RNA sequence: GGGCUUGUAGCUCAGAUGGGAGAGCGGUGCGUUCGCAACGCACAGGUCAUGGGUUCGAGUCCCACCAGGUCCA
Numbered sequence: 001g002g003g004c005u006u007g008u009a010g011c012u013c014a015g016a017u018g019g020g021a022g023a024g025c026g027g028u029g030c031g032u033u034c035g036c037a038a039c040g041c042a043c044a045g046g047u048c049a050u051g052g053g054u055u056c057g058a059g060u061c062c063c064a065c066c067a068g069g070u071c072c073a
């Protein structure tokens, strides 16, 4: 330098086909308990790596770019 792949909540990850942004764990509050743990319920938490483009509409399609992984040189 080139190819492939990954990037979504604090962490681990879903999100066939363009239209609701989600799960588990973690956090906060409440319930339960003498108290804790466990369990139950509720809530908060997201520029979907970044910048553009297409589209009525983009996590998803297109282009560029950054970072990690991997292969080639």
Base pairs, nucleotide, nucleotide: 001072002071003070004069005068006067007066010025011024012023013022019056027043028042029041030040031039050064051063052062053061